RNA sequence: GCGUGUGGCGCAGCUGGUAGCGCAGCGGACUCUUAAUCCGUAGGUCGUGGGUUCGAACCCCACCGCGCC
Repeated sequence: GCGUGUGGCGCAGCUGGUAGCGCAGCGGACUCUUAAUCCGUAGGUCGUGGGUUCGAACCCCACCGCGCC
C1' cells in the first nucleotide's frame, strides 16, 4: 500500500430501507436400531468506536485482527 472481518463453521446481501443460504445443533416423522431422507425449530446489536442520514452490514474517519506485496 492492497484485500478481508456478517450466527458454531463456510459464504450471500442489488442503487442505504431494520440480515439470508448451506452445513452443523435441537425437536419430531420414518426405521427393529443407526444412517440416509423429510418436517419443524433456536441461534447474529454485521471486528471496535465515532460521523453523515429520517434510516447504515452497505457511505466517511480512526483504531484492532488476519492475509498478500
Predicted 3D model of a 69-nucleotide RNA (transfer RNA) from a chicken gut metagenome. The prediction has a mean pLDDT of 80. RNAcentral holds the sequence, with entries from MGnify. Its Rfam family is "tRNA". The family's RNA type in Rfam is transfer RNA.